[in-house]
The RNA shown here (Bacterial RNase P class A) has 326 nucleotides and comes from a Candidatus Bipolaricaulota bacterium. Taxonomically the source falls in Candidatus Bipolaricaulota (Bacteria, Bacteria candidate phyla). The coordinates come from a structure-prediction model, not an experiment, and the mean pLDDT is 78. Of the family's consensus pairs, 90% are formed in the model. Its Rfam family is "Bacterial RNase P class A". By type it is a ribozyme.
RNA sequence: GGAGAGGGCCAGGGGACCGCGGAGGUAACACCUCCGAGGAAAGUCCGGACUCCACAGGGCAGGUCACUGGGGAAAUCCCAGCGGGGGCGACCUCGGGAAAGUGCCACAGAGAACAGACCGCCGAUGGCCUACGGGCACAGGCAACGGUGAAACGGUGGGGUAAGAGCCCACCAGCGGCUCGGGUGACCGGGUCGGCUCGGUAAACCCUGACCGGAGCAAGGCCAAAUAGGAAGGCGUUUGAGGACUGCCCGCCCGAGCCUUCGGGUAGGCCGCAUUAGAUGAAUGGUCCCCCGCGACAGAAUCCGGCUUACAGGCCCUCUCUCUAU
Numbered sequence: 001g002g003a004g005a006g007g008g009c010c011a012g013g014g015g016a017c018c019g020c021g022g023a024g025g026u027a028a029c030a031c032c033u034c035c036g037a038g039g040a041a042a043g044u045c046c047g048g049a050c051u052c053c054a055c056a057g058g059g060c061a062g063g064u065c066a067c068u069g070g071g072g073a074a075a076u077c078c079c080a081g082c083g084g085g086g087g088c089g090a091c092c093u094c095g096g097g098a099a100a101g102u103g104c105c106a107c108a109g110a111g112a113a114c115a116g117a118c119c120g121c122c123g124a125u126g127g128c129c130u131a132c133g134g135g136c137a138c139a140g141g142c143a144a145c146g147g148u149g150a151a152a153c154g155g156u157g158g159g160g161u162a163a164g165a166g167c168c169c170a171c172c173a174g175c176g177g178c179u180c181g182g183g184u185g186a187c188c189g190g191g192u193c194g195g196c197u198c199g200g201u202a203a204a205c206c207c208u209g210a211c212c213g214g215a216g217c218a219a220g221g222c223c224a225a226a227u228a229g230g231a232a233g234g235c236g237u238u239u240g241a242g243g244a245c246u247g248c249c250c251g252c253c254c255g256a257g258c259c260u261u262c263g264g265g266u267a268g269g270c271c272g273c274a275u276u277a278g279a280u281g282a283a284u285g286g287u288c289c290c291c292c293g294c295g296a297c298a299g300a301a302u303c304c305g306g307c308u309u310a311c312a313g314g315c316c317c318u319c320u321c322u323c324u325a326u
Stems, first nucleotide, its partner, number of pairs: 001322010012291007020036006038297001042308002045306005050216004062212005067081005082095005096207002101205002103201003118146001120142003125139002127136003154172006173197001175194008220271004230262006242254002245251001292295001
């Protein structure tokens, strides 16, 4: 210098004028002062606070989670580690059980799970023929070799055989039992024995273990009109309440209901609603100037802890591989 890995940060800055929301000052609707979105306010995916409803106890169904240790109120959270896989590496990624059972495994291929015989090998044994040297590849035996596939029922070598095969043996890989040592633990390292070998998929059903009552701020609480229902009381129905005409009385007309109180609910309002944003017709914008690397994704609505997703341009720290020079 080049190519990368992990982590963190900024999110245009300054000024002028005009506006918007909130709080405070003052007698004042005017004026003054102060404050006014984000790292994700988003998706609403987890977990809580808070509120209402339900609740003796137990079970089924359903759902969520799943290596180990620690943190945390809890969590599909964080930190450190362990194991599998990937990368030369920094590092990334995945995480109960497939030896309880069932299902599925495209295409290709003969065969896809207690499998199979297309190309092949053999044909010892039996059969047929024979000129007795053997031949045929018929019954049959086999799975080494070739081929298909993401995956073909351990690998290499030797023995063995007619040809072969864990059929037998050695080593290796892997599995299981016992055991020794280390680690809090997941697990790691070693010894010994065994049958010779067991495919993948649980984001298919399922099994094991732990946990889970439901609904959500349009939760919920308070205040409280008009109209129409409800309850109680009073007055009244030719002994006329009440109403229309009217400022009042008389008069005339209509006339069976009228008045008061209480209670529930609706409209509406307030709280919930914020230890410096904060409403409920819901605020943070517009114009102009200067500078630079010409500015992305995006706008709070009960609050908090996380995760995920989107993001122009740029900065910082640590580390890896490689090239060159000294």